[in-house]
Context: one part of a larger RNA
RNA sequence: GAAUGAACGCUGGCGGCAGGCUUAACACAUGCAAGUCAUACGACGUAUUUAUUUUUUUUGGUUUCGAUCAGUAAAAAUAAAUACGGUAGUGGCGGACGGGUGAGUAACACGUAAGAACUUACCUCUAGGAGGGGGAUAACAUCUGGGAAACUGGUGCUAAUACCCCAUAUGCUGAGAAGUGAAAAGGUAAUAACCGCCUAGAGAGAGGCUUGCGUCUGAUUAGCUAGUUGGUGAGGGUAAAGGCCUCCCAAGGCUACGAUCAGUAGCUGGUCUGAGAGGAUGAUCAGCCACACUGGGACUGAGACACGGCCCAGACUCCUACGGGAGGCAGCAGUGAGGAAUUUUCCGCAAUGGACGAAAGUCUGACGGAGCCAUGCCGCGUGAAGGAUGAAGGCCCAUGGGUCGUAAACUUCUUUUCUUAGAGAAGAACAAAAUGACGGUAUCUAAGGAAUAAGCACCGGCUAAUCAUGUGCCAGCAGCCGCGGUAAUACAUGAGGUGCAAGCGUUAUUC
Numbered sequence: 001g002a003a004u005g006a007a008c009g010c011u012g013g014c015g016g017c018a019g020g021c022u023u024a025a026c027a028c029a030u031g032c033a034a035g036u037c038a039u040a041c042g043a044c045g046u047a048u049u050u051a052u053u054u055u056u057u058u059u060g061g062u063u064u065c066g067a068u069c070a071g072u073a074a075a076a077a078u079a080a081a082u083a084c085g086g087u088a089g090u091g092g093c094g095g096a097c098g099g100g101u102g103a104g105u106a107a108c109a110c111g112u113a114a115g116a117a118c119u120u121a122c123c124u125c126u127a128g129g130a131g132g133g134g135g136a137u138a139a140c141a142u143c144u145g146g147g148a149a150a151c152u153g154g155u156g157c158u159a160a161u162a163c164c165c166c167a168u169a170u171g172c173u174g175a176g177a178a179g180u181g182a183a184a185a186g187g188u189a190a191u192a193a194c195c196g197c198c199u200a201g202a203g204a205g206a207g208g209c210u211u212g213c214g215u216c217u218g219a220u221u222a223g224c225u226a227g228u229u230g231g232u233g234a235g236g237g238u239a240a241a242g243g244c245c246u247c248c249c250a251a252g253g254c255u256a257c258g259a260u261c262a263g264u265a266g267c268u269g270g271u272c273u274g275a276g277a278g279g280a281u282g283a284u285c286a287g288c289c290a291c292a293c294u295g296g297g298a299c300u301g302a303g304a305c306a307c308g309g310c311c312c313a314g315a316c317u318c319c320u321a322c323g324g325g326a327g328g329c330a331g332c333a334g335u336g337a338g339g340a341a342u343u344u345u346c347c348g349c350a351a352u353g354g355a356c357g358a359a360a361g362u363c364u365g366a367c368g369g370a371g372c373c374a375u376g377c378c379g380c381g382u383g384a385a386g387g388a389u390g391a392a393g394g395c396c397c398a399u400g401g402g403u404c405g406u407a408a409a410c411u412u413c414u415u416u417u418c419u420u421a422g423a424g425a426a427g428a429a430c431a432a433a434a435u436g437a438c439g440g441u442a443u444c445u446a447a448g449g450a451a452u453a454a455g456c457a458c459c460g461g462c463u464a465a466u467c468a469u470g471u472g473c474c475a476g477c478a479g480c481c482g483c484g485g486u487a488a489u490a491c492a493u494g495a496g497g498u499g500c501a502a503g504c505g506u507u508a509u510u511c
Stems, first nucleotide, its partner, number of pairs: 001511004006507005013380006019373002021338001026336003030333003035093003040090002044085013058071005100291003110214006118207003123203007131166004140156004145152002173179001186195003216263003223254003228251004233247004266288004270281004293314005316327004344370001346369003352366001353364004383413004393404004418448006427438001455500005460481003466495005476483002
């Protein structure tokens, strides 16, 4: 000199763009952050229509005056159909994405370049198929079951794109023969069409695995290793190669080119600095990895060993009728604590993107925005021109004067800003119409009035800028050299000056 996710002191007008717990991966009150589909299914509610039955009213016919037949009107019940609705349930898809954090990890974790023994829901393309049958179960009802609750048991009923069986197959295994295994389902609508279902092959994108090279410090860590190293031995396991696992056999494997051990640390694109080479760093944004109270485990699924899923153990918090239960902000806000230090318990799904749905649409603290903070960068302003009696006043003085100083006053002008009023967007794209959180915002116009707006540090040398007074090795200053003991340009105050400027200094850290 440059830089910072900065902090502290003094000061503070506006706008644009960005950034905002670096510390305790400490504990968390409250609300929200993952749902959706009725065009998969049964049940339910409301409305309408139709049919049947019953009761009442009334008209007509017959009449033995008890009644009976046909019709009209009203009410109730049952059944069916249609339309609408949405709580719970069965079922499907999604909760493996998106969002957070950096504890762990010195490792194929990451970066880069290769590779072979693999998987892939949704999407695209190609080829073929969708025949026949069956048994349950939730919801619901009931036991006015059990239990404080969380929840849960028995019995009875019912549906499906839920589940099961048979047949059929281009598939798979196999040298071959042959053998094994092996699928399905409909819905809306009504000739159609759309959305689905099953099998095989290919693609796209995604993921798992292996390897070469690169990747901090310490030798005051020198030896380490028994599933350890290998097996064209056997078996198991995985989507997949493999000691990945088990038995057997052999005795290998790594290491001074630093093994092992210990410490520290997420890695990278990048960022800062520097002429460069380098050095430092890894906030925001982007890619990858790891984690989700701590430790372990599997289930489901195309995909997890799963942040807002399950089970077990532990610590902690809460409820309890003491028998037992509930919870996990390193999601967005917010609280306490820690700390020098880091924001609103805001608005909206209008846009972009995502999940589900045929769609309408629903959900979305992703995201789009607003709020707070000079935290940073950039831009603008705090007036312009004239104005000498060089006013008053302050300070200095050799008492003549000098300086603050055209500075002020005063005159003329302007209105960026500011205040008030009026007009008022783009962002909206989905055939058209409708649809804006931001927001009556940005912007434009008019009126008003210099009106609303300057500080901070320094002035001995380094280093731009000096005098007076006070103090008297005191009080104090100080980055280094050093100032201060009675004439201090170095302390304190005043005047003047210098430098930066809505900032200026200090501290910390890096080059």
This is a predicted structure of a 511-nucleotide part of an RNA (small-subunit ribosomal RNA, 5' domain) from Schizomeris leibleinii. Lineage of the source: Eukaryota > Viridiplantae > Chlorophyta > Chlorophyceae > Schizomeris. Its Rfam family is "Bacterial small subunit ribosomal RNA". The coordinates come from a structure-prediction model, not an experiment, and the mean pLDDT is 81. It is recorded under the gene name rrs.